RNA sequence: GGUCACGUAGCUCAAUUGGUUGAGCACAAGGCUCUCAACCUUGUGGUCGUGGGUUCGAGUCCCACAGUGGGCA
Numbered sequence: 001g002g003u004c005a006c007g008u009a010g011c012u013c014a015a016u017u018g019g020u021u022g023a024g025c026a027c028a029a030g031g032c033u034c035u036c037a038a039c040c041u042u043g044u045g046g047u048c049g050u051g052g053g054u055u056c057g058a059g060u061c062c063c064a065c066a067g068u069g070g071g072c073a
Stems, first nucleotide, its partner, number of pairs: 001072001003070004010025004019056001027043005049065005
């Protein structure tokens, strides 16, 4: 230089052919316990990499940019 892939909660990852952004862990509160852990219940937590475009509607489709990783030269 060129090519392919990836990006969503603090972490690991889902999200059906475009129609309310979720799970587990973690965290907080409560229950249980003499106390802690474990266990049970509930809750908090998201500019979906950035900026545009298409659409009634975008995490999802298109474009550009930046980042990370793997080949190629």
The RNA shown here (transfer RNA) has 73 nucleotides and comes from Vitis vinifera. The prediction has a mean pLDDT of 80. A source record names the gene tRNA-Glu. The RNAcentral record of the sequence draws on ENA. Lineage of the source: Eukaryota > Tracheophyta > Euphyllophyta > Vitales > Vitis. It matches the Rfam family "tRNA". By type it is a transfer RNA.